Parts: sequence; structure tokens; C1' cells
RNA sequence: GCCUCGAUGGCUCAGCCUGGCUAGAGCGGUCCCCUCGUAAGGGACAGAUCCCGAGUUCAAAUCUCGGUCGAGGCU
Repeated sequence: GCCUCGAUGGCUCAGCCUGGCUAGAGCGGUCCCCUCGUAAGGGACAGAUCCCGAGUUCAAAUCUCGGUCGAGGCU
């Protein structure tokens, strides 16, 4: 230098190919229930401008282009 893959709550990930639901799950957090108390169990709530910028579109996490960072490969 070139190619491929990845970046989404505090953490680990799904969703992206095929644009339209209020962006979901588990763990974690807060509160409550249960218990004599604790653990376990149950319920509720909060938390993500979907890596950044631009474009296409009525509409973009999703499509296109550029950039940044990370992983792997080729020379």
C1' cells in the first nucleotide's frame, strides 16, 4: 500500500443482507415484593443522537461515499 471483518445502554451481543414496530436481549444498576434476616426467586423503572461526517429517500442503525479506531490476511 491492498483486501476482508468489526464499532449498537456500564459490560457481552442480536437486529443490518430485504429501509418504515417506540432500537431489543442477557448480565449489571435503582426501587419494590417475598423472608425473622440473608441468599435465591418474582415484579417495575432508568440507561444507547446505533463510531464520525456527507449523500440518496417521504423515511436510514440498515443503502451509497469519505474518514477514524480495532482485529485478521496479502505483498
This is a predicted structure of a 75-nucleotide RNA (transfer RNA) from Nanohaloarchaea archaeon SW_7_43_1. RNAcentral holds the sequence, with entries from ENA. It matches the Rfam family "tRNA". Gene Ontology term of the family: triplet codon-amino acid adaptor activity.